Annotation: A computed fold for a 75-nucleotide RNA from a Nanobdellia archaeon, annotated as transfer RNA. The RNAcentral record of the sequence draws on ENA. The source organism's lineage runs through Archaea, Nanobdellati, Nanobdellota and Nanobdellia.
RNA sequence: GGGUUCGUAGCUCAGUCUGGCUAGAGCAUUUGGCUUUUAACCAAAGGGUCGCGGGUUCGAAUCCCGUCGGACCCA
Numbered sequence: 001g002g003g004u005u006c007g008u009a010g011c012u013c014a015g016u017c018u019g020g021c022u023a024g025a026g027c028a029u030u031u032g033g034c035u036u037u038u039a040a041c042c043a044a045a046g047g048g049u050c051g052c053g054g055g056u057u058c059g060a061a062u063c064c065c066g067u068c069g070g071a072c073c074c075a
Stems, first nucleotide, its partner, number of pairs: 001074007010027004020058001029045005051067005
């Protein structure tokens, strides 16, 4: 230098292929319940410019272009 792939909540990830509910799950955190207390269990809540910028579209996490970072391959 070229190519493939990944980046979504504090952490691990789904969703992307085939554009369309209001962006989700588990764990963690907070609050409440239960319990003599803790843990466990039950219920609820908070937390996201979907790496960043631009484009297409009535509508983009999803399609297109550029760019940043990680991993791997080729040279």